[in-house]
Molecule: transfer RNA
Organism: Lachnospiraceae bacterium
RNA sequence: GCUGCCAUGGCUCAGUCGGUAGAGCGCGUCAUUGGUAGUGACGAGGUCUCCAGUUCGAUUCUGGAUGGCAGCA
Numbered sequence: 001g002c003u004g005c006c007a008u009g010g011c012u013c014a015g016u017c018g019g020u021a022g023a024g025c026g027c028g029u030c031a032u033u034g035g036u037a038g039u040g041a042c043g044a045g046g047u048c049u050c051c052a053g054u055u056c057g058a059u060u061c062u063g064g065a066u067g068g069c070a071g072c073a
Base pairs, nucleotide, nucleotide: 001072002071003070004069005068006067007066010025011024012023013022019056027043028042029041030040031039032038049065050064051063052062053061
């Protein structure tokens, strides 16, 4: 330099071939216990990396940027 893949709650990851997003772990509250642990219930927490385009509507499609990983040279 070229090519491909990835970017979503604190962490690890789903997700929808377009209709304002979920799980597990973690965190908080409550219950259970003599008290912990464990278990159960409820809850908080995400401008879906950024910029632009298409569209009534974009996390999803298109182009570009940035960062990460891999391959080739």